Model confidence (mean pLDDT): 84 of 100.
Small-subunit ribosomal RNA from an uncultured Bacillota bacterium, 1495 nucleotides, folded computationally.

[in-house]
RNA sequence: AGAGUUUGAUCCUGGCUCAGGACGAACGCUGGCGGCGUGCUUAACACAUGCAAGUCGAGCGAAGCUGCCCUGGUAACUUUGUUACCGGGGUUGACUGAGCGGCGAACGGGUGAGUAACACGUGGAUAACCUGCCCGGAAGUCCGGGAUAACAGCUCGAAAGGGCUGCUAAUACCGGAUAAUGUGAGGAGGUAACAGCCUUCUUACCAAAGCGUCUAGCGCUUCCGGAUGGGUUCGCGGCUCAUUAGCUAGUUGGUAGGGUAAAGGCCUACCAAGGCGACGAUGGGUAGCUGGUCUGAGAGGACGAUCAGCCACACUGGGACUGAGACACGGCCCAGACUCCUACGGGAGGCAGCAGUGGGGAAUCUUGCGCAAUGGGGGAAACCCUGACGCAGCGACGCCGUGUGGGCGAAGAAGGCCUUCGGGUUGUAAAGCCCUGUCUGGGGGGAUUAUGGUGACUGUACCCCCAGUAGGAAGCCCCGGCUAACUACGUGCCAGCAGCCGCGGUAAGACGUAGGGGGCGAGCGUUGUCCGGAAUCACUGGGCGUAAAGGGCGUGUAGGCGGCCCGUCAAGUCAGCUGUGAAAUUCCCCGGCUCAACCGGGGGCCCGCAGUUGAAACUGGCAGGCUUGAGUGCAGGAGAGGGAAGCGGAAUUCCCGGUGUAGCGGUGAAAUGCGUAGAUAUCGGGAGGAACACCAGUGGCGAAAGCGGCUUCCUGGCCUGUAACUGACGCUGAGGCGCGAAAGCUAGGAUAGCAAACAGGAUUAGAUACCCUGGUAGUCCUAGCCGCAAACGCUGGGUACUAGGUGUAGGGAGUUAGACACUCUCUGUGCCGUAGCUAACGCGCUAAGUACCCCGCCUGGGGAGUACGGCCGCAAGGCUGAAACUCAAAGGAAUUGACGGGGGCCCGCACAAGCGGUGGAGCAUGUGGUUUAAUUCGACGCAACGCGAAGAACCUUACCAGGGCUUGACAUCUACCCGGCGCGUCCUGGAAACAGGAUGCUUCCUUCGGGACGGGUAGACAGGUGGUGCAUGGCUGUCGUCAGCUCGUGUCGUGAGAUGUUGGGUUAAGUCCCGCAACGAGCGCAACCCCUAUCCUUAGUUGCCAGCACGUAAUGGUGGGCACUCUAAGGAGACUGCCGGUGACAAACCGGAGGAAGGUGGGGGUGACGUCAAGUCAGUAUGCCCUUGAUGCCCUGGGCUACACACGUGCUACAAUGGCCGGUACAGUGGGUUGCGAAACCGCGAGGUGGAGCUAAUCCCUUAAAAGCCGGUCCCAGUUCGGAUUGCAGGCUGCAACUCGCCUGCAUGAAGCUGGAAUCGCUAGUAAUCGCGAAUCAGAAUGUCGCGGUGAAUACGUUCCCGGGCCUUGUACACACCGCCCGUCACACCACGAGAGUCGGCAAUACCCGAAGUCGGUGAGCCAACCCGCUAUAUGCGGGAGGCAGCCGCCGAAGGUAGGGCCGGCGAUUGGGGUGAAGUCGUAACAAGGUAGCC
Repeated sequence: AGAGUUUGAUCCUGGCUCAGGACGAACGCUGGCGGCGUGCUUAACACAUGCAAGUCGAGCGAAGCUGCCCUGGUAACUUUGUUACCGGGGUUGACUGAGCGGCGAACGGGUGAGUAACACGUGGAUAACCUGCCCGGAAGUCCGGGAUAACAGCUCGAAAGGGCUGCUAAUACCGGAUAAUGUGAGGAGGUAACAGCCUUCUUACCAAAGCGUCUAGCGCUUCCGGAUGGGUUCGCGGCUCAUUAGCUAGUUGGUAGGGUAAAGGCCUACCAAGGCGACGAUGGGUAGCUGGUCUGAGAGGACGAUCAGCCACACUGGGACUGAGACACGGCCCAGACUCCUACGGGAGGCAGCAGUGGGGAAUCUUGCGCAAUGGGGGAAACCCUGACGCAGCGACGCCGUGUGGGCGAAGAAGGCCUUCGGGUUGUAAAGCCCUGUCUGGGGGGAUUAUGGUGACUGUACCCCCAGUAGGAAGCCCCGGCUAACUACGUGCCAGCAGCCGCGGUAAGACGUAGGGGGCGAGCGUUGUCCGGAAUCACUGGGCGUAAAGGGCGUGUAGGCGGCCCGUCAAGUCAGCUGUGAAAUUCCCCGGCUCAACCGGGGGCCCGCAGUUGAAACUGGCAGGCUUGAGUGCAGGAGAGGGAAGCGGAAUUCCCGGUGUAGCGGUGAAAUGCGUAGAUAUCGGGAGGAACACCAGUGGCGAAAGCGGCUUCCUGGCCUGUAACUGACGCUGAGGCGCGAAAGCUAGGAUAGCAAACAGGAUUAGAUACCCUGGUAGUCCUAGCCGCAAACGCUGGGUACUAGGUGUAGGGAGUUAGACACUCUCUGUGCCGUAGCUAACGCGCUAAGUACCCCGCCUGGGGAGUACGGCCGCAAGGCUGAAACUCAAAGGAAUUGACGGGGGCCCGCACAAGCGGUGGAGCAUGUGGUUUAAUUCGACGCAACGCGAAGAACCUUACCAGGGCUUGACAUCUACCCGGCGCGUCCUGGAAACAGGAUGCUUCCUUCGGGACGGGUAGACAGGUGGUGCAUGGCUGUCGUCAGCUCGUGUCGUGAGAUGUUGGGUUAAGUCCCGCAACGAGCGCAACCCCUAUCCUUAGUUGCCAGCACGUAAUGGUGGGCACUCUAAGGAGACUGCCGGUGACAAACCGGAGGAAGGUGGGGGUGACGUCAAGUCAGUAUGCCCUUGAUGCCCUGGGCUACACACGUGCUACAAUGGCCGGUACAGUGGGUUGCGAAACCGCGAGGUGGAGCUAAUCCCUUAAAAGCCGGUCCCAGUUCGGAUUGCAGGCUGCAACUCGCCUGCAUGAAGCUGGAAUCGCUAGUAAUCGCGAAUCAGAAUGUCGCGGUGAAUACGUUCCCGGGCCUUGUACACACCGCCCGUCACACCACGAGAGUCGGCAAUACCCGAAGUCGGUGAGCCAACCCGCUAUAUGCGGGAGGCAGCCGCCGAAGGUAGGGCCGGCGAUUGGGGUGAAGUCGUAACAAGGUAGCC
């Protein structure tokens, strides 16, 4: 630091995903040791049990216990006496528990429910306050009094707990004295402001407690001050929703009073009507806040466990009491829920303290030890208490450290796995040899920490010794890409994997297993969450023409921003200093545990806030000035700018009349419609409504929507010139307000034309459409709504700056005598283009460039501009505007292709022009289908179908039935046994194969063992026309003999790519020429090769015969010859070479000459890059799979030849250009020794006999070519056409013609009289027609491949059909139009909305009831102290002061009643939405998508 994923590829946009780090974690597998940390994130759910706050006898009284002393009684022992027990008195005590009293219990510990708040953080204020214990200072501590608990007695109660009577003490309580620097009141003075503070005067009032081995001292009271801790208050800061926009009655302020430690509406009465809010009040949701923690380069984001600070809470709600402090976790009262006890009358309780239990949950520990340390409470102290704390235990939960051994060791062992069978790998790994002893185990010693005492941890850390054949200690995940690590087998879209892309349908590096490898390591993976990557909310640091995104337009409020100069202030800003920013944490340095984690010390940081002193450039405030921004005036100017009224002509339609007659109209073609009741056409007259041809122009005006005949009136804006006036008056603009096409709505009017809906006619498979005939709303006017649009330049407004060129509209200036023209300039509107920008396209002074200011908007696609809510509207609907769920994309621009019922150019028997066919018939042949035991298999549009098959009676043969064989019909090898092998003949069984038997002939080498060879047995193996042509090689078809397909270098482009190869000509051709950022090259084209057409040379047999000779009835028959023909070898020839014309002077084309041949002479061979997963595993080869007494092999018979049908390809015909008969003429290619087979003879014939000749220019097939020509006949007829079919008789081949061959003769004589829709071939020696040959082959062609004979017609032309080439265009296609894709319906699943209702939650309002309690009132009941009086000495009585109970009142929690609000659950049914390999209907969109599409 990036990577994967949209495409055929590319660039961009954009989302999704991954690699990193972290965790109070959990889960899976695994687990040696130690140190340091850490551990209920859920039910603030409920809790058994124990412990967590006490202490002081030096505050007090009483009791008990204990030791000692004295003493009484009893008992035992031997007496003095001792001991034991039971008592009494005195006294002692680190003794005990209860009580009064003091201090503490408000700390410490827990939790995060509530709280969006001055709760927290930070900095201030307190002149508005308090502060026990502690410290400093000043002063004091005098004289008295009355009670009460404990205790005792009586008594109530189950208990918890009380009641009455009586006694008693105090540092408990009370009275009095004294007292100021205290408090209250009043006065004076000082101070930088106030109710303040300070100084001072007068007056009134207020205090105390004692204890102490009476030593030190400890206490007590008042005041001042300090310290510490708090209370209150203010500025600023830190969540979310505007689909929460208005909130507020003690509300805001004042006056007076109350209350508090204290200001205050905190509370009360009265008065006023305020206060808060888009700088977000109020309401909803969520949440303890912070230091910090995690992440990040940082800015930021997320979090708030442990530790530390603050807050809040203590079963829920309310309340106060005590106190320095509480509205009080282990206190009290009341109410509620829950649990427990109960004698049913009543009581008790509160683990969110430490352990622990249940429950919840994915999940979180011991009912441990100790107060030794640190800290806290009490005490004078000893000391007591302390689940704070220190330690230990449990958990790999985290971090850190450490081990599971080290060295040598190649025969590279065995085994495993793979293999091309050679080997490779595991792998120095193991074994083996040598060594060590961390950890573990055993034994011994034994701390620092803790400065003097004290050790829970702990006999711990650590140290030493010993032991042992290294012994007790390694796993987890991954290996397709991202991402490091690959093979085999199994599986076969199954089972499964998956973070994203995606793997799996028979060769899976992606599933499972194994081997191997990679990563980390006492851990490793997974899941979850956070940050990062994500510049994917963009402050740092993004965007808005087309990707998501500019508001439809204006006006203007708040707000934001704002020209030049001077002065001033100092809010922003900057600088210095000061305070604060707790500690811990992070960072740096040093140090302590062997290191580290961890811990200690120091430094730094804490980016902030506040105070103070300065500075004055900039921003801002204030004051003054300026004119350039803006505006005004004046002089001119253009315009479909707006509103109102009036006027005009053309046209359509209708009405009237005339002329006139059969049609008109309409379409692709028609029909509906109109018309003989007179249309259309035409002329005249009239009515009415709407719109304004030409001018007219990427011309004008307007903010946009929009505005078009002419005239008048009213009216807005703009431009130019001038520089008189104002003097920043400006820009933008959230809300607001106004305008706003068409359609639509309301009311009224108008209605010629047009025209949704609707009707009819067509079209169509259908046609609720496109086309036609009609036609109503509407379109028009008035008034009012609506407020949307692809309201678009898909481009908000303003200002400034930044090359040019060219057109156009309006004005001005210069020049000129004036004008045209020209030059300059302002404003508007277009085009091209520089720099620059942009993903590209493109933009480019009218910016999408360079900058600034303001507004609006965007953040993946779908769901969805939908739902709900709100606002607006008469409605239609508009504005605002989600979520669940789902996808791995959706997109933009450009590229290459492909495609188009897009365009241009050009080819081809492509059409056209022609000739002949097919499709109809019969037959042949192939195919489909059907049938069958089998009808073997393959080939399927062109490019399967007379195809593989150039030849199925057996064989072939792969199929079927049956009979047989099993190392096999065939190859190689090993072991053992036997033997020649082989060729004949015969016998038995059998359909044959085969099995059994008889017999004749009989080999080579040898080291004599044997081997070669053959047979048998056994085993390796053979064999397979079994599968996969979608695993393959090779070969082939096809586009297509079409003219194309590419490369190197250069150049252009971010790139895919482009250029070259496009363009202008030309060609059969990417053929050639020219041009050109291209220059060259390759594969193709052409040429080179073969045949053929002319000539020459050479050669002359088997060919030939002109001349010569011989011969014949005749024949090159013979001699001879090689001239000719011919044969077959070599050459020549043709190259647009020559001439003319056209053309760019080119290439080339046209015409001509010459020539046998002329522009490629004709034909063949030759098939570029590639396409079709085209064809072939059955020609051969071949991977893998399958089969092995069979899917192999042999044999007999059958089948491939079936037959209701359908199709392809052919043959023969339908006849007279013919049939038949007779006569007669002329070829070429080929083939032949298991062969062709002559003559001659036989047969009507097929054929037979025969064998000459020929290994072939010699002989034969081949006597005869056929059509042709000559002559005859038939006379248009199902025939003298046609020959199918069938019968009979024959021939040939063959082992064998039944299934199932061919041929012959005789007989038979079917369909068929030229073929519907449709369709094929052919452009010249071609079509057509005629025969001949050959391959295969025993035989068996109408097929196939060849050969020659006769021998045409037509081509205007490229509009159309088909195929192809090049350029261009559109594209949502790229499996590429046989593409893509939309909506309804049907089915399944999912989430959501509506829904009669129903259930629940939350907060509030009104009223009722009203606990505890504070406050107020009352207080006839009750009361010791103080005062007064009386009696006269009693702890008496009465009164007063003061208080208490009770009662009353205000407030008041819970509860109740009522109507609303908000939120949520469920809900018959219903609505759309999403998703789901192969459902239905159509074809809407993408190519002009076949009616351009869209809003």